Model confidence (mean pLDDT): 75 of 100. The RNA shown here (SAM riboswitch aptamer (S box leader)) has 164 nucleotides and comes from Streptomyces termitum. Taxonomically the source falls in Streptomyces (Bacteria, Bacillati, Actinomycetes, Kitasatosporales).
RNA sequence: CGCUCAUCCAGAGGGGCAGAGGGAUACGGCCCGUUGAAGCCCCGGCAACCCGCCAGUCGGUUCUCGUCCGCGCGCACGUCGUCACGUGCGGUGCCGCGAGGUCCCCGGCUAGGGAAGGUGCCAAAUCCGUCUCAUGGCGAAAUGCGCCGUGAGGAAGAUGAGGA
Repeated sequence: CGCUCAUCCAGAGGGGCAGAGGGAUACGGCCCGUUGAAGCCCCGGCAACCCGCCAGUCGGUUCUCGUCCGCGCGCACGUCGUCACGUGCGGUGCCGCGAGGUCCCCGGCUAGGGAAGGUGCCAAAUCCGUCUCAUGGCGAAAUGCGCCGUGAGGAAGAUGAGGA
């Protein structure tokens, strides 16, 4: 930052300073607060996003074996005086292909555990509603409308990780 992804009904508070507000914003509701709000500091805790650790797995890397073709190498033969070219054979080198091994190294993924570090968080679902869709009840029947609910989604927001 009009970007991307994930999560947001779980969890976790004491002290000091301060002194009237606070729950993101607007409105409505409902709460918290002089038995001390916001803010700042100290200590403690929660959680597991990043992270480091363990295990597995995949890929890379690397090693071994096999193999065909190509390139290279050696030997033999032929054209031939040589060079050069061609053919055949051969252990081997490189590339390719196939099989197997390797978690030392690099990267990805999965599950579980941890809590050293980077964040975050520690009243109430992100306190609830607002917009859309569906749906229940009531308002004397229906559509519509109003009110009270329920479910799903969205918007906005928060936090983390990433991106520009």